[in-house]
A computed fold for an 84-nucleotide RNA, annotated as c-di-GMP-I riboswitch aptamer. The coordinates come from a structure-prediction model, not an experiment, and the mean pLDDT is 84. Rfam family: c-di-GMP-I riboswitch aptamer. Rfam's curators write: GEMM was predicted in a large-scale screen for bacterial structured RNA regulatory elements.
């Protein structure tokens, strides 16, 4: 360097929920909380889901355009232990 994640330490995140706080909205933040994770660290680069806004006599859906999710899938990047 690649690969694995059965078993063990070292630790490390942190779904619903609750609460206070922001926000129009999807959703963040922070404190409880802990169902899960070996990348459940980063990162909207495709996809994909969600909000809004356009459009329209209205409504939908597509097409735009701005946001949103990394714990939907993929890509890109970094890294802990242990084994081969």
């Nucleotide at each position: 360097u690649u690969c694995u994640g059965a078993a063990a330490a070292a630790g490390g995140c942190a779904a619903a929920c609750c609460a206070a706080g922001g926000g129009a909205a999807a959703c963040c933040u922070u404190g409880g909380g802990g169902c899960g994770c070996a990348a459940a660290g980063c990162u909207a680069c495709c996809u994909u889901u969600c909000c809004u806004g356009c459009c329209u006599c209205a409504c939908a859906a597509u097409a735009c355009a701005g946001g949103a999710a990394a714990g939907a899938g993929g890509g890109g990047u970094u890294g802990c232990c242990a084994g081969a």